Two RNAs folded together computationally: RNase P RNA and transfer RNA, 440 nucleotides in total. Its mean pLDDT, the model's own confidence on a scale to 100, is 77.

RNA sequence: GUUUCCGGCCGGACGGUCGCGUCGCGGGUUUCCGCGCCGAGGAAAGUCCGGGCUCCAUGGGUAGGCUGCCAGGUAACGCCUGGGCACGCAGCGAUGCGUGACGGACAGUGCAACAGAGAACAGACCGCCUUCACUUCGGUGGAGGUAAGGGUGAAACGGUGGGGUAAGAGCCCACCGCGUUCGUGGUAACAUGAACGGCAUGGCAAACCCCAGCUGGAGCAAGGCCGAAUAAGCGGUGAGAAGCGACCCUCUUCGAUCAAGACACCGCGGGUUGGCCGCUAGAAGGCGUGGGUGACCACGUCUCGAGAGAAAUGACCGUCCGGAAUUCACGUUCCGACAGGACCCGGCUUAUAGGUCGGAAACACUC
RNA sequence: GCGGGCGUAAUUCAGUUGGUAGAAUGCCAGCUUCCCAAGCUGGACGUCGUGGGUUCGAGUCCCAUCGCCCGCU
Numbered sequence: 001g002u003u004u005c006c007g008g009c010c011g012g013a014c015g016g017u018c019g020c021g022u023c024g025c026g027g028g029u030u031u032c033c034g035c036g037c038c039g040a041g042g043a044a045a046g047u048c049c050g051g052g053c054u055c056c057a058u059g060g061g062u063a064g065g066c067u068g069c070c071a072g073g074u075a076a077c078g079c080c081u082g083g084g085c086a087c088g089c090a091g092c093g094a095u096g097c098g099u100g101a102c103g104g105a106c107a108g109u110g111c112a113a114c115a116g117a118g119a120a121c122a123g124a125c126c127g128c129c130u131u132c133a134c135u136u137c138g139g140u141g142g143a144g145g146u147a148a149g150g151g152u153g154a155a156a157c158g159g160u161g162g163g164g165u166a167a168g169a170g171c172c173c174a175c176c177g178c179g180u181u182c183g184u185g186g187u188a189a190c191a192u193g194a195a196c197g198g199c200a201u202g203g204c205a206a207a208c209c210c211c212a213g214c215u216g217g218a219g220c221a222a223g224g225c226c227g228a229a230u231a232a233g234c235g236g237u238g239a240g241a242a243g244c245g246a247c248c249c250u251c252u253u254c255g256a257u258c259a260a261g262a263c264a265c266c267g268c269g270g271g272u273u274g275g276c277c278g279c280u281a282g283a284a285g286g287c288g289u290g291g292g293u294g295a296c297c298a299c300g301u302c303u304c305g306a307g308a309g310a311a312a313u314g315a316c317c318g319u320c321c322g323g324a325a326u327u328c329a330c331g332u333u334c335c336g337a338c339a340g341g342a343c344c345c346g347g348c349u350u351a352u353a354g355g356u357c358g359g360a361a362a363c364a365c366u367c
Numbered sequence: 368g369c370g371g372g373c374g375u376a377a378u379u380c381a382g383u384u385g386g387u388a389g390a391a392u393g394c395c396a397g398c399u400u401c402c403c404a405a406g407c408u409g410g411a412c413g414u415c416g417u418g419g420g421u422u423c424g425a426g427u428c429c430c431a432u433c434g435c436c437c438g439c440u
């Protein structure tokens, strides 16, 4: 220097003109005019999680849902940080980078197509060995032993080596793996050492399930106040109904008991679909100091003028910045991504032209 | 704002304890007929909307994403 990967940040700047919207002031007065301030984002998006806030009975239980190595951060989380373990890539190695829904498979139930002898207290096709019979002396057949080798498969009931044996086999031994117990280090996950055990039963739980933890429901169209309206009529239920939009119990409120009527509740019908509040200064952001490996926290200081109705937030000109095309050059032309609030925050995910900073790897060149 | 469903052949749809993706219509070829239709026989048809993951194995299970449809007040 080039390429690739990972992470952070920015994502056009300044000035002017016109236009659009809220608000304020002034004028006019039914929907206008003038002036002034302000007017999108890192994702405002998807609505996938977690909260704040508000209402419903802040009651008990079951069902359901979600999460799942350990520790920490946080208001909380399925998020983040650090660590452990597993896998992948690079490297001789030390190690580095990346990924991980990563509790439990001796609580139980279940699944494993095809191939294969046998697929989970399995099994013998070829082979190996013993023995008997026959033999054309090449072998063939019967009875039994075996699981080392071959073969099937994604997976074959510990692996490698040695001993042993008729051939073999944890049958015996060493090492490795696995399990149990104890010790050591660590808050822990876990790591490591020793002793014992001869294997004491592989995979799938993003199959049912078990264990542990968390979890009530609805959403600013929540909800509150004011105004307007809440008429007639029809149907159902009748001792219970509603709150309850998972279910049960409890509780609370309303309400009866011959029918009808009345009453209560539910459904239809019909009416209103206006104004104000909620509403934006908050778990907020910048900088500095300190603590911590880090996420983050504490303190100090400074900053923060969209709030609406579904509707506004744009265009042009000039100078500059970046890119593309063209040109010997000057210059000219074109372009500046993704996308847009509506109760508010913390995350995740997805979209994103280009620029820039930091780190890593490979290659090339120079000293 | 809140909630639910669907995407499979050219078209309309099936596809369950995860195990080689099917049916009907249509298309192509042959037979039959003097010819056509009907009929009979055979054939081609598919990255299961897209991208990842779990698993030996995914249309099916999980996650993300794209498109379409529907419901509530």
Base pairs, nucleotide, nucleotide: 001363002362003361004360005359006358007357008356009355010354012320013319014318015317016316017315018314020039021038023036024035025034026033027032041338045349046348048347049346050345051344052343053219054218055217056216057250059249060248061247062246064215065214066213067212068211069083070082071081072080073079084102085100086099087098088097089096090095103210104209108208109207110204111203125150126149127146128145129144130143131142132141133140134139158176159175160174161173162172163171177199178197179196180195181194182193183192184191185190223277224276225275226274233268234267235266236265237264238263240254241253242252243251284303285302286301287300288299289298290297291296321336322335323334324333325332326331368439369438370437371436372435373434374433377392378391379390380389386423394410395409396408397407398406416432417431418430419429420428